[in-house]
RNA sequence: GCAGUUCGUUAGACGAUCGCUUGUGUACGUUUUACGCGGAUACAAGAGGAAAGUCCGGGCAGCACAGGACAUGACAGUCGUUAACGACGACCGGGGGAAACCCUAGGGAAAGUGCCACAGAAACGAAACCGCCCCGAGGCAACUUGGGGUAAGGGUGAAAGGAGUGGGGUAAGAGCCCACAGCGACGCACGGCGACGUGCGGAGGAGGUAAACCCUGUCAGCUGCAAGGAGAUCUACAUAUAAGGAUGGUCCGUCCGUAGGUCGUUACCCGCUUGACCUUCCGGGCAACCAGAAGGCUAGAUAGAUGAUCGUCCACGACAGAACCCGGCUUACCGGCGGACUGUCCAC
Numbered sequence: 001g002c003a004g005u006u007c008g009u010u011a012g013a014c015g016a017u018c019g020c021u022u023g024u025g026u027a028c029g030u031u032u033u034a035c036g037c038g039g040a041u042a043c044a045a046g047a048g049g050a051a052a053g054u055c056c057g058g059g060c061a062g063c064a065c066a067g068g069a070c071a072u073g074a075c076a077g078u079c080g081u082u083a084a085c086g087a088c089g090a091c092c093g094g095g096g097g098a099a100a101c102c103c104u105a106g107g108g109a110a111a112g113u114g115c116c117a118c119a120g121a122a123a124c125g126a127a128a129c130c131g132c133c134c135c136g137a138g139g140c141a142a143c144u145u146g147g148g149g150u151a152a153g154g155g156u157g158a159a160a161g162g163a164g165u166g167g168g169g170u171a172a173g174a175g176c177c178c179a180c181a182g183c184g185a186c187g188c189a190c191g192g193c194g195a196c197g198u199g200c201g202g203a204g205g206a207g208g209u210a211a212a213c214c215c216u217g218u219c220a221g222c223u224g225c226a227a228g229g230a231g232a233u234c235u236a237c238a239u240a241u242a243a244g245g246a247u248g249g250u251c252c253g254u255c256c257g258u259a260g261g262u263c264g265u266u267a268c269c270c271g272c273u274u275g276a277c278c279u280u281c282c283g284g285g286c287a288a289c290c291a292g293a294a295g296g297c298u299a300g301a302u303a304g305a306u307g308a309u310c311g312u313c314c315a316c317g318a319c320a321g322a323a324c325c326c327g328g329c330u331u332a333c334c335g336g337c338g339g340a341c342u343g344u345c346c347a348c
Stems, first nucleotide, its partner, number of pairs: 001344010012313007020046007028038003048319001052330002055328005060224004067252004072220005077091005092106001093104004107215002112213002114209003129154002131150008164180005183204001186201006228270002231263007244256003277296005283290002314317001
C1' cells in the first nucleotide's frame, strides 16, 4: 500500500434578524393586602442515537402488604452481572473461516402419543426389488415358475441406523467368530467453582424429529399516567353460611351492607422530570459491571414549543421528532473520523 475483522464516535459549521415553549428577575394591570392571574420586557435553557416498533424487563400508581390451585405463556450448557429480564459478559460444547473473527432455535427421544414428503420392496421394534444360495416342478439346454435362506453387494432416499481392513466360517451370507484400527453409554484418575477437558479401562441393544403434542425445571396476580390524586355527613331499610360488588382466563381465599338526601367537587392543577442521572478523575474485575472523590442540572408541552428568513463556508447534510420514567432488544440510516487486530505485498 491492498484485502479484511471488530469496537467506538460524529450526525453540517459560524453569524444576524424575527418567532415559539419553559424557568427566573423587573415594572405594570387586576385584587383591601398577599397568593394567583394577565399581557409586556431582560436573561437563561430548549429532541435522538435511534426520541421509532411497543417485543422483553423494572420503577411508579390502583386493586389484598398480591395469597393458593388450575389454565396459559415465555425461557432452557456453565459461571457471573443486574433493580429486573426472555437482556448482557466470560467460558464450555457444536458449526463456519487460512486468520483476525463470526454463528449457535444448546434440558428430556429406555414416560407416552404422533409424524417422516418424493422416491423406494420396505420409514420402525420394519423391510427381500435386483443380486447370491438351497429345495421342488417344467425344460435337451439356456431358462421359467413356486417355496425357503441371506441385510455382505446393487438400487431408492435427508435418513434403511455403530463399524474399516484382513482372516475364519457358510449352501450362500452376516461382528456370526477372531486380530488390529476407529466410534462409544458408563467407570476410574488428574485438571477446572462449573459446563467440560485429558488419559486409561470399556457394555455395545434398533433411526430421526420436542421450531410436533408432551414431560421436567424456572419465572410470570391484573390493569396502565386517559394509572392515580376526595370524600365527609344525615335519614331510612337490612342484620344474612343470602344476594350483589371489588376481581381481572377459571376456582378458592380476602375485602366491601343497601337506597336516598345535603355539603364539597379544587382540576386550564398535581403526578411531570433530581434520576438504578450526567461529566471528569481514581480503584477493583478478562469483561458485563461495581465502589470512591469532585463537579454539574441537561425539554416538560396539553391541539401540543424546539421553527423561519438571510449571509459566509464546506465534504452539500441520511434515518428521523419527546408526551410518566428507566434498562435492554429489534428495525431505519447519506456519509465522515478514530482505536485495536488479521492476512498479504513492497521498502529499510